[in-house]
FMN riboswitch aptamer (RFN element) from a Syntrophomonadaceae bacterium, 159 nucleotides, folded computationally. Of the family's consensus pairs, 93% are formed in the model. The source organism's lineage runs through Bacteria, Bacillota, Clostridia, Eubacteriales and Syntrophomonadaceae.
RNA sequence: CGUUAUCUUCAGGGUCUGGUGAGAAGGGAAUGUUCCUUCAAUUCCGAACCGGCGGUAAUGCUUGACGUAUAAAACCGAAAAGCAAAGCCCGCGAGCCUUAAAGGCAGAUCCGGUGUAAAUCCGGGGCCGACAGUACAGUCUGGAAGGGAGAAGAAGCGG
Numbered sequence: 001c002g003u004u005a006u007c008u009u010c011a012g013g014g015u016c017u018g019g020u021g022a023g024a025a026g027g028g029a030a031u032g033u034u035c036c037u038u039c040a041a042u043u044c045c046g047a048a049c050c051g052g053c054g055g056u057a058a059u060g061c062u063u064g065a066c067g068u069a070u071a072a073a074a075c076c077g078a079a080a081a082g083c084a085a086a087g088c089c090c091g092c093g094a095g096c097c098u099u100a101a102a103g104g105c106a107g108a109u110c111c112g113g114u115g116u117a118a119a120u121c122c123g124g125g126g127c128c129g130a131c132a133g134u135a136c137a138g139u140c141u142g143g144a145a146g147g148g149a150g151a152a153g154a155a156g157c158g159g
Base pairs, nucleotide, nucleotide: 001158002157003156004155006154007153008152009151010150015047016046018045019044023039024038025037026036027035028034048139049138050129051128052092053091054090055089059084060083061082062081063080066077067076087127088126095105096104097103109125110124111123112122113121131142132141133140
């Protein structure tokens, strides 16, 4: 450095007590209707907050052969290497359907700028988010101390 039906560990974040009140409970009056009090959506309204994994990358950071300069250096430029960088670009996982396996379904992005080149950089605007429960849920509760894309290390084998 490569490899493996091996082992171990890790592997998802995010709301407020502002408004309204579907409804529930209690009490009074009345006798077929009404009054008062309390509780009441983290789901509605309003305002906020969050973004798994691999790839892609003109950017950033670290190291830096070499070049230039010099008495020698620093500075400056720079091949190459490593790390990081997209919720809406391409895939994967979780979820649902189906099977012996396979497979299928499965959310969302535009404009301007820079530039040889951008849906990834800079600026601005918009949009998306499994299933069950519950007053309708990306954020609450639950399956889940689960599962898993993958990541790191160890061991074996080979060079």